Predicted 3D model of a 402-nucleotide RNA (Bacterial RNase P class A) from a Rhodospirillales bacterium. Its Rfam family is "Bacterial RNase P class A". The family's RNA type in Rfam is ribozyme. The model forms 94% of the base pairs in the Rfam consensus. The organism belongs to Rhodospirillales, within Bacteria. RNAcentral holds the sequence, with entries from ENA.
C1' cells in the first nucleotide's frame, strides 16, 4: 500500500423569523364552557421537548386487576454442554466439544438413540432377524480349443464359498498398512477409531495416560417419548376516583281510576282478566306490542373529567473488586408526556458527499443536486429486523522498502 477480522463512536452544525406541547413565575380579567367534577382564554418573562433501534411485539420483569386456605401431583407449554452474572431471562460474560477458515476469527436447537414406539423417500440385491445385482473363488457336468497325452485354457448350465473390487443411495455391520487364504473376511498383528475399567489434572463440562475387549451398539428426539429445571390468568382499551341529560330500577307523595271476578284492615287498598287509550305508511276488522298522569330524593351504570403518567433495576464522572458479564463506594444531574395525539416550516451560511463544466493533469474555481433508516403512547433488560454517510481503536493476511 492493498485485502480482511473484531469492537465502538456519530446520525449534520450555526444564527435569523414565525409557530406547536408541557411546565414554573409575575401581572390582569374576575371572563368563557360545563349540572358537577373539571377544563380554557389574554400579557411578558424562564426552563425543558423523539431515538439507537422510539419499529416488530420475539422473550423475561416491575405495576394493576381477577382467580386461588397452604403445599403437592398429573395435563399442556417452555428450556436444555459446563461455571458465573443478573429483579429475571430463552439475554450476557467466560470456559469445553465438534465444524469452518492460512490467519485474525466466525458458526453449533451441543441431555438421552444398549426403556420402549414409530420412521428411513427415490434408487438399490439387501434400509435392520441384514443382503449378493455385476464380480472374485473353488467342485463338477456339456461343448470347443491347444497338447509333450500329465494336463492347460475359453463359452455355457448346476452346487458352494467371499465380502475385497464395482453400482446404488444422505447412510450399506469401523479406518489405513502388513500378513494370511482357492478366494477372501478382525482370520491374525501395528496404528487410528470406538466401548468398559483404573490413575492424574481440572469446582465442571472435559482432558491427559495406562490396561482391558476384536467391534457387540447404523441414522432420525426442531418423531411421539424418557429424564432435569421453570411456568397461575389477563393486560394502561390494565385499574382507581368523580359523574351528567335520556331511557330503566327503587323508596316516598299529589291526581286520576270504565267493567267483571277475588281477597280485604271496607280505603280504589291489593291481585287478575277485559275495555279504554297509545304505536307502525292513511282508514276499518283483525293479530302484535306498549300502558295510569305527575313531583322529590336515592342507587346502579353510560358519556364527559381526573388519576394511574414520568425519582428509575435512572444518566453521567470517578474509583475499588473480577480475565469478562457485573458488583460496591464516592461526587453529581433532573432529562418528553401528547390523547386526532406537540417535537414544525421557511431563509442564509458553513461541513460530509455526488454530477456537470473551465484546466493536459492537480491544485483551484464555477453552476446544480444533496443527510438514510425511522417517529414516543405505562415504564424498564434483552432479541431481532431497518439505516445513507462519516469517525476511532485493536488485531491478522500478502507485497513493497529500510
Nucleotide at each position: 500500500u492493498c485485502a480482511g477480522a473484531c469492537g465502538g463512536c456519530u446520525g449534520g452544525a450555526u444564527g435569523g423569523c414565525c409557530g406547536c406541547c408541557c411546565u414554573c413565575c409575575a401581572a390582569a380579567u374576575u371572563c368563557c364552557c360545563g349540572a358537577a367534577a373539571g377544563g380554557g382564554c389574554u400579557u411578558g418573562g424562564g426552563g425543558g421537548g423523539a431515538g439507537g433501534a422510539a419499529a416488530g411485539u420475539c422473550c423475561g420483569g416491575g405495576c394493576u386487576c381477577c382467580a386461588c386456605g397452604g403445599a403437592a401431583a398429573c395435563a399442556c407449554g417452555g428450556u436444555g454442554c459446563c461455571g458465573g452474572g443478573u429483579a429475571a431471562c430463552g439475554c450476557c460474560c467466560g470456559g469445553c466439544g465438534g465444524g469452518g477458515g492460512c490467519g485474525a476469527c466466525c458458526c453449533c436447537a451441543g441431555g438421552g438413540a444398549a426403556a420402549g414406539u414409530g420412521c428411513c423417500a427415490c434408487a438399490g440385491a439387501a434400509a435392520g432377524c441384514a443382503a449378493a445385482c455385476c464380480g472374485c473363488c473353488g467342485a463338477u457336468c456339456c461343448g470347443c480349443c491347444u497338447u509333450u497325452c500329465g494336463a492347460g485354457g475359453c463359452c455355457g448350465g448346476u452346487c458352494g464359498g467371499c465380502a475385497a473390487g464395482g453400482g446404488u443411495g444422505a447412510a450399506a455391520g469401523g479406518g489405513u498398512g502388513c500378513g494370511g487364504u482357492a478366494a477372501g473376511a478382525g482370520c491374525g498383528c501395528a496404528c487410528c477409531g470406538c466401548g468398559c475399567c483404573c490413575c492424574u489434572g481440572g469446582c465442571g463440562a472435559c482432558a491427559g495416560g495406562g490396561g482391558c475387549g476384536g467391534c457387540a451398539u447404523g441414522g432420525u428426539a426442531a418423531a411421539c417419548c424418557c429424564c432435569a429445571c421453570c411456568g397461575g390468568g389477563a393486560g394502561c382499551a390494565a385499574a382507581a376516583c368523580c359523574g351528567a341529560a335520556u331511557a330503566g330500577g327503587g323508596a316516598c307523595g299529589g291526581c286520576a281510576g270504565g267493567c267483571a271476578g277475588g281477597g280485604u284492615u271496607c280505603g280504589c287498598c291489593c291481585c287478575u282478566g277485559c275495555a279504554a287509550g297509545u304505536g307502525g305508511g292513511u282508514u276499518u276488522u283483525c293479530g302484535c306490542a306498549c300502558c295510569g298522569c305527575u313531583g322529590u330524593c336515592c342507587g346502579g351504570g353510560u358519556a364527559g373529567g381526573u388519576u394511574g403518567c414520568g425519582c428509575g433495576a435512572g444518566g453521567c464522572g470517578u474509583u475499588u473488586g473480577g480475565u469478562a458479564a457485573c458488583a460496591g463506594g464516592c461526587g453529581u444531574c433532573c432529562c418528553a408526556g401528547a390523547u386526532g395525539a406537540a417535537u414544525g416550516g421557511c431563509c442564509a451560511u458553513c461541513c460530509a458527499u455526488c454530477g456537470c463544466c473551465c484546466c493536459a493533469a492537480a491544485a483551484g474555481g464555477g453552476c446544480g443536486g444533496g443527510g438514510a433508516c425511522a417517529g414516543a403512547a405505562c415504564c424498564c433488560g434483552g432479541c431481532u429486523u431497518a439505516c445513507a454517510g462519516g469517525c476511532c481503536g485493536u488485531c491478522u493476511g500478502a507485497c513493497a522498502u529500510u